[in-house]
Context: one part of a larger RNA
RNA sequence: UGACGGGGGCCCGCACAAGCAGCGGAGCGUGUGGUUUAAUUCGAUGAUACGCGAAGAACCUUACCUGGGUUUGACAUGUUGGUAGUAGUGAAGCGAAAGCGGAACGACCCUUCGGGGAGCCAUCACAGGUGCUGCAUGGCUGUCGUCAGCUCGUGUCGUGAGAUGUUGGGUUAAGUCCCGCAACGAGCGCAACCCUCGUCGCUAGUUAUACGUGUCUAGCGAGACUGCCGGUAUUAAACCGGAGGAAGGUGGGGAUGACGUCAAGUCAGCAUGGUCUUUAUAUCCAGGGCUACACACACGCUACAAUGGCCGGUACAAUAGGUUGCCACACCGCGAGGUGGAGCUAAUCCCCAAAGCCGGUCUCAGUUCGGAUAGCAGUCUGCAACUCGACUGUUUGAAGGCGGAGUUGCUAGUAACCGCGCGUCAGCAAUAGUGCGGUGAAUGCGUUCCCGGGCCUUGUACA
Numbered sequence: 001u002g003a004c005g006g007g008g009g010c011c012c013g014c015a016c017a018a019g020c021a022g023c024g025g026a027g028c029g030u031g032u033g034g035u036u037u038a039a040u041u042c043g044a045u046g047a048u049a050c051g052c053g054a055a056g057a058a059c060c061u062u063a064c065c066u067g068g069g070u071u072u073g074a075c076a077u078g079u080u081g082g083u084a085g086u087a088g089u090g091a092a093g094c095g096a097a098a099g100c101g102g103a104a105c106g107a108c109c110c111u112u113c114g115g116g117g118a119g120c121c122a123u124c125a126c127a128g129g130u131g132c133u134g135c136a137u138g139g140c141u142g143u144c145g146u147c148a149g150c151u152c153g154u155g156u157c158g159u160g161a162g163a164u165g166u167u168g169g170g171u172u173a174a175g176u177c178c179c180g181c182a183a184c185g186a187g188c189g190c191a192a193c194c195c196u197c198g199u200c201g202c203u204a205g206u207u208a209u210a211c212g213u214g215u216c217u218a219g220c221g222a223g224a225c226u227g228c229c230g231g232u233a234u235u236a237a238a239c240c241g242g243a244g245g246a247a248g249g250u251g252g253g254g255a256u257g258a259c260g261u262c263a264a265g266u267c268a269g270c271a272u273g274g275u276c277u278u279u280a281u282a283u284c285c286a287g288g289g290c291u292a293c294a295c296a297c298a299c300g301c302u303a304c305a306a307u308g309g310c311c312g313g314u315a316c317a318a319u320a321g322g323u324u325g326c327c328a329c330a331c332c333g334c335g336a337g338g339u340g341g342a343g344c345u346a347a348u349c350c351c352c353a354a355a356g357c358c359g360g361u362c363u364c365a366g367u368u369c370g371g372a373u374a375g376c377a378g379u380c381u382g383c384a385a386c387u388c389g390a391c392u393g394u395u396u397g398a399a400g401g402c403g404g405a406g407u408u409g410c411u412a413g414u415a416a417c418c419g420c421g422c423g424u425c426a427g428c429a430a431u432a433g434u435g436c437g438g439u440g441a442a443u444g445c446g447u448u449c450c451c452g453g454g455c456c457u458u459g460u461a462c463a
């Protein structure tokens, strides 16, 4: 000087407390461990792995296994030699395909007509490797933490390591600002500058429209600064209250992550040193596997019902997407869907809610709750749904009576509840992820305690 303390002081955070909804019990979905397997490819492992890489494993993907092929190779560049019915197309045949095979057809550019180029064959250099090392690395990322810190120059103090500044008194979300001070300044962080939502004005209007226009669209600008008033405070910084205002003290949200920590993660995104492999650890193909199942854990979905289930009627969104596409409307089908077919390269056409409200029924029951599981019959995508897709109809109707110890999220348009869109994508395992709107709470006395963090101080046999 740090680190640590079941030392002290001050302070903060959904950290506790106060509340609301959950998880932990059930069934199912997904991930992981374990076990199994020819293979169940690999990585991620306290917080900071476990709906994670994977924004979508039937083939492909695919890296794994079994079997069948190829060996200058699926791909790149160069060397040397060869090559004229050459390159290319490629019938019969073998085969699961890959591949082997080779009948037949059959070219191009330049030229000094010697040949050269492209191609092909052979040869040698080499290619290739999702093989190993993230403890050789770059880049990127997680975490402490959007915490308020981390440093430097000069000066001063100290033999020195170092200290001071950065401590102290206030204040703040903040090393934010003020005052004081052997310090005076400065840098990276904080804040602001950026995007978005909320108010107003102007401009323009394809589209919308009741044809007037505008609550819509998208550009520019205004507005909020403790600016004004009162009080408190050191005539400070600031805090409390008020006015006006759409908005008030950082207005809400986002992007933005200092010096560093964890030899944290990633050689399988990419790049890259070293090392290993080279008729195989490369490469092509078919089939299988990644989907196994006594079990354990993690994260979710659906429920256990009457604030509900079912039936009929009826109302209101936003984000976004669409030409190999979105598909109105009509007809067929109980339905998934099918057949016709208008419009739309889109503010023009298409896709557009559910909870809600009104009425009826069920009457507390393993039920008209719940929907797992299973049988049969179908639809769609796709070469192909057996392993292993989604959906529909009908039948079946399991566990489940609100969940032990424990544990998670959330402070406002938030939680909770409700549906809708999108990416990936032929299809789909999405109950995931990421957005969008609709309905819309409760509680916060307080900081003793748990967890994490910041500043000062103290002890130490630790570095």
Base pairs, nucleotide, nucleotide: 001463002462003460004459005458007457008456009455010454011453012452013451015447016446019410020409021408022407023406026302027301028300029299030298031297032296033295034293035292042053043052064288065287066286067285068284069283070282073126077125078124080122081121082120083119088105089104093100094099108117109116110115128277129276131275132274133273137271138270139266140265141264142262144260149188150187151186152185153184154183155164156163157162168179169178170177194254195253196252197251199222200221201220202219203218204217205216208213225248228242229241230240231239232238304403308362309361310360311359312358313357314356321350322349325344326343329340330339331338332337369400374395375394376393377392378391379390380389416439417438418437419436420435421434422433